[in-house]
RNA sequence: CGAGUCGGCCGGGCGGCCGCGUCGAAGAUCCUCGAGAUCUCCGACGAGGAAGGUCCGGGCUCCACAAGGCAGGGUGGUCGGUAAUGCCGACCCGGAGUGAUCCGCGGGACAGUGCCACAGAAAUCAGACCGCCUCUGUUCACAGAGGUAAGGGUGAAACGGUGGUGUAAGAGACCACCAGCGCCCCAGGUGACUGGGGUGGCUCGGUAAACCCCACCCGGAGCAAGGUCAAGAAGGGUCCGCUACGGCGGACCCGCGCAGGCGUCCGAGGGCAGCCAGCCCGAGCCUGCGGGUAGACCGCUUGAGGCUGUCGGCAACGGCAGCCCUAGAUGGAUGGCCGCCGCUCCGCGCACGCGCGGAGACACAGAACCCGGCCUACAGGCCGACUCGUCCG
Numbered sequence: 001c002g003a004g005u006c007g008g009c010c011g012g013g014c015g016g017c018c019g020c021g022u023c024g025a026a027g028a029u030c031c032u033c034g035a036g037a038u039c040u041c042c043g044a045c046g047a048g049g050a051a052g053g054u055c056c057g058g059g060c061u062c063c064a065c066a067a068g069g070c071a072g073g074g075u076g077g078u079c080g081g082u083a084a085u086g087c088c089g090a091c092c093c094g095g096a097g098u099g100a101u102c103c104g105c106g107g108g109a110c111a112g113u114g115c116c117a118c119a120g121a122a123a124u125c126a127g128a129c130c131g132c133c134u135c136u137g138u139u140c141a142c143a144g145a146g147g148u149a150a151g152g153g154u155g156a157a158a159c160g161g162u163g164g165u166g167u168a169a170g171a172g173a174c175c176a177c178c179a180g181c182g183c184c185c186c187a188g189g190u191g192a193c194u195g196g197g198g199u200g201g202c203u204c205g206g207u208a209a210a211c212c213c214c215a216c217c218c219g220g221a222g223c224a225a226g227g228u229c230a231a232g233a234a235g236g237g238u239c240c241g242c243u244a245c246g247g248c249g250g251a252c253c254c255g256c257g258c259a260g261g262c263g264u265c266c267g268a269g270g271g272c273a274g275c276c277a278g279c280c281c282g283a284g285c286c287u288g289c290g291g292g293u294a295g296a297c298c299g300c301u302u303g304a305g306g307c308u309g310u311c312g313g314c315a316a317c318g319g320c321a322g323c324c325c326u327a328g329a330u331g332g333a334u335g336g337c338c339g340c341c342g343c344u345c346c347g348c349g350c351a352c353g354c355g356c357g358g359a360g361a362c363a364c365a366g367a368a369c370c371c372g373g374c375c376u377a378c379a380g381g382c383c384g385a386c387u388c389g390u391c392c393g
Base pairs, nucleotide, nucleotide: 001389002388003387004386005385006384007383008382009381010380012341013340014339015338016337017336018335020046021045022044023043024042026040027039028038029037030036048364052375053374055373056372057371058370059369060222061221062220063219068276069275070274072218073217074216075215076214077091078090079089080088081087092106093104094103095102096101107213108212112211113210114207115206116205129152130151131148132147133146134145135144136143137142160178161177162176163175164174165173179203181200182199183198184197185196186195187194188193226298227297228296229295235254236253237252238251239250240249241248242247256290257289258288259287260286261285262284269281270280271279272278305324306323307322308321309320310319311318312317342362343360344359345358346357347356348355349354
């Protein structure tokens, strides 16, 4: 200098004017005197690294006695981390790459079933197309019988490889070395596994991201969860006050009307994710038609929180100490205009550094109970570490 790999970060800036939301303080006005409404002024804070996807795990809330069986679903090397996970870290094995690194639906094919197209003789406990050898037929061509799977062909893959002995010709038939597999032992490692030694039959493929088997895990629903207050409609009840005795007003409580069906311990109906079983609640419930209300508040932001330092750990992460409080909306807030700078695009000039003019909603994109992950999107840039190549010293 070039090419590459991995990780981290920013993502328009500054100023002015006007305008938003929440909270707090002060003051004023209104009023139904309530935690109310409105206004003035001051202060603090006010969208993201993904807020997106809704693919996972939780917190939280409610239901459930939370236990059994079946079904169903999820994960899949080992060991750690975490509240937990299908996530993160380190390592093991296999594969790609010169390498930094990256990839893996990573348990089981000797429990069983299925599949391996086409080609090929034959694709699992298979097989003889060409060939090789022996015998017979007139033995020349050719044909038949027997042996063979070492050579050739087909294919992604053909039931170990090389060399030899042996044979009519061959063949793990036998032998040496090797690969694989099984068994035994030693060493290292928490472990997956790695290295080494011995021995043996001689070697019955692949595929489970096919069904399946094995191991481990799994209550359900979800902030539209769940609560508090107010209000209603034909009416009813109690108390108090007034009364011309007809009733009226106020407060509190119950509570919408009609019809049909079933039922009150011989249990209607309901609950426990599907089914079974078991258990629990239960005096009212179910169906149809009609009516009323749908408003205010809580949940709602202090958290498995953030930042800094230090210690432990290869790391993920954890301990300790200190500091900080950073939206809480609810037809849904953070916007509009102007100026300068930056950036992008277009045109002209140019000393190739840039200058002038014009344009630009200037990358992806917007909280809605909260948190931890994963995945996806991203104009333009910045930083760091490592690998390979070339050149110079």
The RNA shown here (Bacterial RNase P class A) has 393 nucleotides and comes from Actinoallomurus sp. Rfam family: Bacterial RNase P class A. The family's RNA type in Rfam is ribozyme. The model forms 97% of the base pairs in the Rfam consensus. The sequence was found by an Rfam model in a public genome assembly.